[in-house]
RNA sequence: UAAUGAAAAAGGCAAACUUAUCGAAAGGUAAGGACGCAAAACUAUAGGGGCUUUUAUUUUUAAGAUAUGCCAGCCAGUUACCAGG
Numbered sequence: 001u002a003a004u005g006a007a008a009a010a011g012g013c014a015a016a017c018u019u020a021u022c023g024a025a026a027g028g029u030a031a032g033g034a035c036g037c038a039a040a041a042c043u044a045u046a047g048g049g050g051c052u053u054u055u056a057u058u059u060u061u062a063a064g065a066u067a068u069g070c071c072a073g074c075c076a077g078u079u080a081c082c083a084g085g
Base pairs, nucleotide, nucleotide: 001085004083005082012037013036017032018031019030020029021028022027035073041078042077043076047075048074049071050070051069056066058063059062
């Protein structure tokens, strides 16, 4: 110290689902649980994208649109372990 991740070592994270809890929802948190992950670490004000609709707004009473909500395990950006060089 850039690309790279075949093998190895040290460790790490934890999808679905279940329970409890917060929330209008999306979703969050904790415990259990492992589908997977070489960034599944961090960033959601001012990169793109996606989800939700309590309130407000427009038509109309059921829809559409719009975040002040949410998602980093969609891409992206930033930093980093081991091997390798």

This is a predicted structure of an 85-nucleotide RNA (c-di-GMP-I riboswitch aptamer) from Aneurinibacillus danicus. Taxonomically the source falls in Aneurinibacillus (Bacteria, Bacillota, Bacilli, Paenibacillaceae). Its Rfam family is "c-di-GMP-I riboswitch aptamer". About the family: GEMM was predicted in a large-scale screen for bacterial structured RNA regulatory elements. Its mean pLDDT, the model's own confidence on a scale to 100, is 76.